Notes
Predicted 3D model of a 90-nucleotide RNA (c-di-GMP-I riboswitch aptamer) from a Desulfobacterales bacterium.
RNA sequence: UUGUGAAAAAGGCAAACCUUUCGAAAGACAGGGACGCAAAGCUUCCGACCUAAGUCCUCACGGUGAGGGUAGGGUAGCGGGGUUGCUGAG
Numbered sequence: 001u002u003g004u005g006a007a008a009a010a011g012g013c014a015a016a017c018c019u020u021u022c023g024a025a026a027g028a029c030a031g032g033g034a035c036g037c038a039a040a041g042c043u044u045c046c047g048a049c050c051u052a053a054g055u056c057c058u059c060a061c062g063g064u065g066a067g068g069g070u071a072g073g074g075u076a077g078c079g080g081g082g083u084u085g086c087u088g089a090g
Base pairs, nucleotide, nucleotide: 004090012037013036017032018031019030021028022027035077041083042082043081045080046079047078048075049074050073054070055069056068057067058066059065
């Protein structure tokens, strides 16, 4: 220095749920709240999953309809990758 991560210390983040706002939705911001997290810091490059406004197809209909496909949307607390960082046994 790198990989792994024991004890202790300093701390950090914040699930579900509730409320406001935004959004077609998934979901996100903010406040409260803690299930948990050694990267549960940041980043959609890869895989996976969620949603389907728009769009395509089918049915119905002269219908403000129904069904299916699809990410330019989303999840970093689903993994992998990249990158930054606290402590310092083995």